[in-house]
RNA sequence: CGGGAUGUAGCGCAGCUUGGAAGCGCGCCGCGUUCGGGUCGCGGAGGUCGUGGGUUCAAAUCCCGCCAUCCCGA
Numbered sequence: 001c002g003g004g005a006u007g008u009a010g011c012g013c014a015g016c017u018u019g020g021a022a023g024c025g026c027g028c029c030g031c032g033u034u035c036g037g038g039u040c041g042c043g044g045a046g047g048u049c050g051u052g053g054g055u056u057c058a059a060a061u062c063c064c065g066c067c068a069u070c071c072c073g074a
Base pairs, nucleotide, nucleotide: 001073002072003071004070005069006068007067010026011025012024013023020057028044029043030042031041032040050066051065052064053063054062
């Protein structure tokens, strides 16, 4: 320098192909249960969807640039 993959909650991931406004598990907080803790049950908080633009009535999703990490090639 060229090509590819990945980037979404504290952590691990799904959702993207086919646009309709974001979810699962673990963790965290509260309540119940217990003498207390764990387990279990119920409820809750937490997200500029890497970043900047574009398209659209509407973008995590489509298009372009850039950044970060990893892989391959030179």
Molecule: transfer RNA
Organism: Mycobacteriales bacterium